Molecule: transfer RNA
Organism: Candidatus Hydrogenedentota bacterium
RNA sequence: GCUGGCGUAGCUCAGUUGGCAGAGCAGCUGACUUGUAAUCAGCAGGUCGGGGGUUCGAUUCCCUUCGCCAGCUCCA
Numbered sequence: 001g002c003u004g005g006c007g008u009a010g011c012u013c014a015g016u017u018g019g020c021a022g023a024g025c026a027g028c029u030g031a032c033u034u035g036u037a038a039u040c041a042g043c044a045g046g047u048c049g050g051g052g053g054u055u056c057g058a059u060u061c062c063c064u065u066c067g068c069c070a071g072c073u074c075c076a
Stems, first nucleotide, its partner, number of pairs: 001072007010025004019056001027043005049065005
């Protein structure tokens, strides 16, 4: 340099005819318990990597860019 994949909650990850952004764990509150753990109930948590375009409407389609991973190639 080329090709492909990935980027969504603090972490690990879902999210297909484009139409209200989700789960588990973690966190917080409460219940239970002599207390802790466990369990149960509830709450909170998102510029969907950045920018632009198409569209009535974009996490989803297109362009560009950044980061990570893998493969290939060139030079030494």